Model confidence (mean pLDDT): 82 of 100. Large-subunit ribosomal RNA, half B from a Patescibacteria group bacterium, 1190 nucleotides, folded computationally.
[in-house]
Context: one part of a larger RNA
RNA sequence: AUCUCCUGAAGGAACUAGGCAAAAAAGCGGGUGUAAGUUCGCAAUAUGCCCUGCCGCAGCAAUGCGGCCACAGCUAACGAUCCCAAGCGACUGUUUAUCAAAAACACAGGUCCCUGCUUAACUCGUAAGAGGAUGUAUAGGGGCUGAGACCUGACCAGUGCUGGAACGUUAAUUCUGCUAGUCUUCGCUUUUAGCGAAGGCCAGGCGGGUGAAGCGCCAGUAAACGUCCGCGGUAACUAUAACCGUGUUAAAGUAGCGUAACCCCUUGCCGUGUAAGUUACGGCCCGCAUGAAAGGUGUAACGACUUGGGAACUGUCUCCAGGAGUAGCUCGGUGAAAAUGCAACGCCGGUAAAGAUGCCGGUUACUUGCAGCUAGACGGAAAGACCCCGGGAGCUUUACUGUAUUCAGAUAUUGGGUUCUGGUUUUGGAUGCGUAGUGUAGAGGGUAGACUUUGAAAUUGCGUUUUCGGACGUGAUGGAGUCGCCAAUGAAACACCCUUCUUUCAAAAUUAUAAUUCUAACUUUAAUUUAUUUAAAAGACAGUUUCUGAUGGUCAGUUUAAGUGGGGCACUUGCCUCCUAAAAAGUAAUGGAGGCGUUUAAAGGUCGGCUAAGCACGGAUGGAAAUCGUGCUGUUAGGGCAAAGCUAUAAGCCGGCUUUACUGCAAGACGGAUGUGUCGCGCAGUUGGGAAACCAGAACUUAGUGAACCGACCAUGGUUCGUAGGACCGUGGAAGAUUACCAGACAAAAGUUACCCCGGGGAUAACAGGCUAGUCGGACCCGCGAGUUCAUAUCAACGGUCCGGUUCGGCACCUCGAUGUCGGCUCAUCUUAUCCUGGAGGUGGAGAAGCUUCCAAGGGUUUGGCUGUUCGCCAAUUAAAAAGAUACGCGAGCUGGGUUCAAACCGUCGUGAGACAGGUUGGUCCCUAUCUACUGCAAGCGUUUUGAAUCUUGAGGGGAGUGAUCACUAGUACGAGAGGACCGUGAUCAACUGGACCUCUGGUGUACCAGCUGUUUUGCCAAAAGCAUCGCUGGGUAGCUAAGUCGGGAAUUGAUAAGCGCUGAAAGCAUCUAAGCACGAAGCAAACCCCAAGAUUAGGAUUCUCAGACAGGUUGAAGACUACAACCUUGAUAGGACACAGGUGUAAGCCCAGUAAUGGGUUAAGCCGAGUGUUACUAAUAAGUCGUAA
Repeated sequence: AUCUCCUGAAGGAACUAGGCAAAAAAGCGGGUGUAAGUUCGCAAUAUGCCCUGCCGCAGCAAUGCGGCCACAGCUAACGAUCCCAAGCGACUGUUUAUCAAAAACACAGGUCCCUGCUUAACUCGUAAGAGGAUGUAUAGGGGCUGAGACCUGACCAGUGCUGGAACGUUAAUUCUGCUAGUCUUCGCUUUUAGCGAAGGCCAGGCGGGUGAAGCGCCAGUAAACGUCCGCGGUAACUAUAACCGUGUUAAAGUAGCGUAACCCCUUGCCGUGUAAGUUACGGCCCGCAUGAAAGGUGUAACGACUUGGGAACUGUCUCCAGGAGUAGCUCGGUGAAAAUGCAACGCCGGUAAAGAUGCCGGUUACUUGCAGCUAGACGGAAAGACCCCGGGAGCUUUACUGUAUUCAGAUAUUGGGUUCUGGUUUUGGAUGCGUAGUGUAGAGGGUAGACUUUGAAAUUGCGUUUUCGGACGUGAUGGAGUCGCCAAUGAAACACCCUUCUUUCAAAAUUAUAAUUCUAACUUUAAUUUAUUUAAAAGACAGUUUCUGAUGGUCAGUUUAAGUGGGGCACUUGCCUCCUAAAAAGUAAUGGAGGCGUUUAAAGGUCGGCUAAGCACGGAUGGAAAUCGUGCUGUUAGGGCAAAGCUAUAAGCCGGCUUUACUGCAAGACGGAUGUGUCGCGCAGUUGGGAAACCAGAACUUAGUGAACCGACCAUGGUUCGUAGGACCGUGGAAGAUUACCAGACAAAAGUUACCCCGGGGAUAACAGGCUAGUCGGACCCGCGAGUUCAUAUCAACGGUCCGGUUCGGCACCUCGAUGUCGGCUCAUCUUAUCCUGGAGGUGGAGAAGCUUCCAAGGGUUUGGCUGUUCGCCAAUUAAAAAGAUACGCGAGCUGGGUUCAAACCGUCGUGAGACAGGUUGGUCCCUAUCUACUGCAAGCGUUUUGAAUCUUGAGGGGAGUGAUCACUAGUACGAGAGGACCGUGAUCAACUGGACCUCUGGUGUACCAGCUGUUUUGCCAAAAGCAUCGCUGGGUAGCUAAGUCGGGAAUUGAUAAGCGCUGAAAGCAUCUAAGCACGAAGCAAACCCCAAGAUUAGGAUUCUCAGACAGGUUGAAGACUACAACCUUGAUAGGACACAGGUGUAAGCCCAGUAAUGGGUUAAGCCGAGUGUUACUAAUAAGUCGUAA
C1' cells in the first nucleotide's frame, strides 16, 4: 500500500450504469401550523416556523417576570432526511437456509365445478382403517381471479365437460345354425375304397340371435380449453373515409387502455422539463404482435420494489492533502497451504502446431539479496458449464407400448313370489279365397255315410276374423232338417275320422328380459364392552372374486436417422445418362445439367419391301405448318420415354406369317472387397419365319428396383409325434416391402430442458491469434465529363495496376485436463495514410480566409446532456477536438451498467413441457508473486600485485520539447470598398511539469491552549483527573501540503527533408547536379536539466601514506531494513534547563460587588509538542576488530 476512522479551502453530483458510499436535518421533546388527493379512516409527526442552558422571584402546576455566561444551552451519547411524478402489486405477511425478497407466492373478496352424509365429495392406504369431521350446502373439496370502485363484449364450429336416449356400431357371456372331423351300430354299392342314416364325442372354423358403458348421434355450456378476418372503391385542393360493393367465417376484438414491464421499424411524431434529455412525464395511434376474472381500466393508503426530477447535504468528483489506529516493514518466538517436467530462466527480428527465457541471427548483460509492482510465463485453481459428438436423467404430449384408477357388462356369492313382454314345448280352438267350380278346395291318408228334439234349416242380437264375397263361435226366436257320396268343375273334392303344415288365439310348463314385492344369504347401525344373540334398517342390491369393453402421461419403459465447410433450418439419401474426369479403366464435392420407380400381345420373332427432315418455287378452298408437284441441301429426321453412344446392309417406316417374351445346360470372358451384376460359343429337346443359307433363349443399348427372416399357395420327402384324422420338419418353386434412411436396426415410437448430469473433442462453433483479401480502406495510371472558355486550381465517370491488413466475411491451423467476453476507469507504448502547431509547391492565391499536394510524428488533440453503450446526436468551447495498432492494449490493476445460469412479468410461437440476436426487474468477479520484465535500496567481488581520502571526465542513457490571445510595426502592403497581412518586436495567458519551496493565503495538525454537556473518582467545597469518535465545540506551533509562492519550455549552432538557388556540362542551347558551392522545418545532432567508469575499454587529477575503515553509542529536515549524513568529552549529537519566537487568551488562590447565577481586581495572566538561540546538568564511557603492503 491494505483495512477501520477523523478533518478539509473554493465549488457542490461536474462522479457514476445509478448520489453507490459518505455527509446532513430537533430526528417519537415543547409550541404553532399543515396542501393536493381520499375508500373520509387517512394522507400527517406532511411540508414549514419558533423555543430549549443557568440563577432569583411568583405560582399547586402549566408557566410568567427579571437577571447571567458562552462561538455554540435537545451543548457529550442515543435518536425518521424531505418533496414532486410514473410503473407494478391493494394492504400486514411469505419465498430460492448458502449469489435472486421481487412486480413472484399468499391474502380478504369474486366466480365456476363437485359433494345430500348409516359409508359426502376428495386425500392417504393392498386392506383394515384414518383424515375430511365428532363438521352437514351460511358446510367441505377443487380450479381460476385477486381489497374496495366502474365494468367484464362476440363466438358452442374444434377440444373438453354435462345431459339425452330413438337409431347405428360395439366385448366377455349365453343360445343357436352350418361346416369339418372322429367313434359305435346299421344300410347301400362292384372288391380296394366310397356313400348314406341313427346315436355318442370334441379341439376348432364360418355365421346368426342376445349383449352394457363407450363412440357415432342430438342438445347445453366460455369467470371451461380456446378463437375473435380479407379485398376493392368512394366527399367540391390534397389527405382521410362517415359511406358502398364483394368474399370468407363459429363469430368477425366491443368498452377501455395504448410506442406500454407488450412497438420490430424506433432515439416514432408533437409538447414539458434541461444550456444540451436514446431516460422521464403529457398527448397522438400507423396496436410487427393490447384488451376484458391466464381479468380490462382507474385508484386513497402501503412498499429494504423499479424509473425520472428536485431541495438539503456533502471528498462521489474538479483534485487531492493532512492526521489516528491497524497492518505492512525491522527484530524475537512459532510456523502452514496451493503450486512445482528439467533449468546455469534477458531483449529485438525471424522461424515454428500459425503469439518463443529455452530454435536461428543480432544485441544487451559482473555475482547475490531485500522492499515494491503486476505486463508475460498462452500464470494457479476447477478432465469448459457455452458449442458439437456419445451416453443418461427430469419434464411434456392427440409419439409407441403398457398400466394404477374410474365407468360399464357378464359370472359366482345369489334365494322366494307376482306382473308385463318374448322364446321353446304341450294341450285345446280357430285359420287357409289364382282360374274353373254352388262355394274361401292348406297337404297326405282312411272311409260311405255323418250331424240333428242333448234342437236342423231360417230370422235376429253380440263377438272374433276377413282377400269385405264370406267364415266361425255364442244368445234368443224357431220346430225338422242339413251335408256328403253321385254329377259338374278342377292339378287336387271338406259328410266324418287320423296325421301334419302356415298363420293365429287361449291355457299350462319352462326359460329370458324388465318392473315390483318378500326375507333368509350378504351389509350397516343399536342394545354397557367382547363373544353370542336380539332388534332395526337395507336387501338379493351393495360389497368382493374372475372374465370382458371403455377411459386412462396417473404411473412406467422406450423411441424420436444420417450426411452437413460447427450445429440448427433448408436440402439430400436407391438406380440411369452426360460434363467435371487430366485421350485405358476408375475417380470427390451441399460441383453443373437431366431422368427412372415403367411400357408393349406388338412397340416381340422372322421374311419381303421402303427412306427422312428442312428450305425455295408452283398449286382450289388452304392460312406460318394439312395434301400435290419440281428443285436444293443430305440424316439436320426417326428410334415409346432422359441423356449419351449408335444407327441407311438401317436398329427408322410398311406388310405377311407367327410366339424363341422357350425347356435342360454351358466353354470362355467382362466387372468386382464381398454380396449383387453383365455378355455368351456350343450341345440336347421343342417351336416359329424363310425357297434356302440361316435367324430367333424378347424389345437399338445403357434406368424401370430390394438381402436375410417370415410366408399364403403349389409340388414333394420323412426310421419324427399321434389310435387316427392329422401335426411337425425338410426339399424345390412362390404372391406378399415408397424395408425410398432404397447392403434393408423392431410387428410397433414424438418433443423439451436456462433445473440439468456424465464421458469426450480444439477431430467442431462462439472471443482472440493465424492464412486469405471477395468486402473494406488507401495510392497510382488512363481521362468521358463538370469547372463561362480550358481534362489535370478543384472534382472526376467507364476501366486498369498495386498496396494495407483497422470492417463484414471465408478457412477451421494452436488453445475445449479453460487463452475470462462488451463498455467505462487507471496507466499507457507504437504507427502515419497529419486533426492542430512547423516548413514548402500549385491555385479558378489581390489581401484576409480557403482548396489541393509535398516534407514533417517534437508536443498537443476539451468539458458536459442522453444512452450499458463503442458509436452517434446535441450544448458550450478549442489551435485542434486525427485515424489506427498493441489478445477489437490493459479484470493474478479496478468496475460489472450490457451480454450470458438458476427467480419473475409482458408480447408472440407451441396442445404442452417450453422457446424467442424480442422487451422488462433482480442476481457471489478468488489468488500471500517462484521466474522474467520493471521501480528502488543494499551486499560481495572486480577495477588492485601499495593503500586511503577528496575532486572529477563523460562513452552511454533519461527528461524536457505545446499553444493561444493582445499590442506595436500598421489601419501600412493589398484592395473600388468592405476588409486586412507576411516578416520582425513586446506583453499577457491556457494547459502541462515524476521541478523546487512553505515567507504569504489556506488545509491538516489524536502528547498545544481554551470553552461546554453527561457521568465516575480524588472524603466534601473549590479545583482537577478518567470515560463518552481526539466526547463535542472554537482556535492552532513545527512538519507535511495546494488551491499558495518561485521557476521551466527558450535562444543559438551543425547536418538535413520537401522545396528554392548559384555556377555548370554530358546534350555549343537549356538545365539546382553529373563535378563544385549556398540556403532551408516545432523534425535530427548538439545546446538546457538529471543519471552515469560493472564504459570488465572498469578512465583522470590532487593530497596523504605519521593513513584509514569497521563495530559500539547520541542522533537526523536520512530512512522499510540496510545505506547516507551529524556527533562521540579536544563535545552542542539528543534530552534537560534558561531566554526568545509563536499559539491560546486574562490560570489557580485570595480580595471586592451581587440573594444567586455571575462579574471585577491581582493579570496580557497562566500554560505550551516538534521552532530559534544559549548552556555540559544527563547520556554519547572504557575496552575492541581489520588494515598499516611489495
The source organism's lineage runs through Bacteria and Bacteria candidate phyla. It matches the Rfam family "Bacterial large subunit ribosomal RNA". Rfam links the family to the GO terms structural constituent of ribosome and ribosome.